[in-house]
C1' cells in the first nucleotide's frame, strides 16, 4: 500500500413496540426505544420476499337502480382471481465508498 481477518480502543447505526405525519397497502419519515449488528454505510443490478390503489378477467340478480315485450340486457356495489408501474437494503447476491488494526 493491497488483500483478506476480527482480539482491543475510538466511535457509530438502531429491531419490536409507543406517538405523529404521509400513503389504497405494503411501507417510509420524525421523535422516543435498543433486539441486534464489523459495513445493520450506499445503491433496486440480480434472485427472493410483501402490499394491491387505478385497470384486466370472472362470480353475484338468491345486493341497487334502469330497460322491460323476458329467459334477459346495462350500470352500479360486493366477492374472487392474476398482477407492479410500488415497496423491502436488518433476505441472499453483485456494484460503490469506508474507521481501528492484536493473532
Nucleotide at each position: 500500500c493491497c488483500a483478506a481477518c476480527g482480539a482491543a480502543a475510538u466511535g457509530g447505526c438502531a429491531a419490536a413496540c409507543c406517538a405523529u405525519u404521509g400513503g389504497a397497502a405494503a411501507c417510509a419519515a420524525u421523535g422516543g426505544g435498543a433486539c441486534g449488528c464489523a459495513a445493520a454505510g450506499u445503491u433496486a443490478c440480480c434472485g427472493g420476499c410483501c402490499u394491491a390503489g387505478g385497470g384486466c378477467a370472472a362470480u353475484u340478480c338468491u345486493c341497487c337502480g334502469a330497460u322491460c315485450g323476458a329467459u334477459a340486457u346495462c350500470g352500479g356495489g360486493a366477492u374472487u382471481g392474476a398482477g407492479a408501474c410500488g415497496g423491502c437494503g436488518g433476505c441472499g447476491g453483485g456494484g460503490c465508498u469506508a474507521c481501528c488494526g492484536a493473532a
Predicted 3D model of a 103-nucleotide RNA (c-di-GMP-I riboswitch aptamer) from an Alphaproteobacteria bacterium. Taxonomically the source falls in Alphaproteobacteria (Bacteria, Pseudomonadati, Pseudomonadota). The coordinates come from a structure-prediction model, not an experiment, and the mean pLDDT is 86. Its Rfam family is "c-di-GMP-I riboswitch aptamer". Rfam links the family to the GO term cyclic-di-GMP binding.